[in-house]
Predicted 3D model of an 80-nucleotide RNA (c-di-GMP-I riboswitch aptamer) from a Desulfuromonadales bacterium. It was read from a public genome assembly, where an Rfam model found it. Its mean pLDDT, the model's own confidence on a scale to 100, is 85. Rfam family: c-di-GMP-I riboswitch aptamer. From the family's description: GEMM was predicted in a large-scale screen for bacterial structured RNA regulatory elements.
RNA sequence: GCUUCGAAAAGCCAAACCGCCCGUGAGGGUGGGGCGGAAAGCCGCGGAUCUUCCAGAGUGAAGACAGCCGGGUUGCCCGA
Numbered sequence: 001g002c003u004u005c006g007a008a009a010a011g012c013c014a015a016a017c018c019g020c021c022c023g024u025g026a027g028g029g030u031g032g033g034g035c036g037g038a039a040a041g042c043c044g045c046g047g048a049u050c051u052u053c054c055a056g057a058g059u060g061a062a063g064a065c066a067g068c069c070g071g072g073u074u075g076c077c078c079g080a
Stems, first nucleotide, its partner, number of pairs: 005079002012037002017032006035067001041073003045070003049064005
């Protein structure tokens, strides 16, 4: 240095819900709030789920979601 693991310490992030704002919507931003999290940092690449459009429909199109799974990538502390 890399990989796996995660006790301790100092920290970090922030679910539901509520206020305000944006969006047709899923949802997003922000303040409060903490369910939880060792990548709950980042990336829509592959699935899943959700939304919108099309009379209906889907082997359709456009979007959302990184705290659903997988993957990619960059990292902190200490080695009990």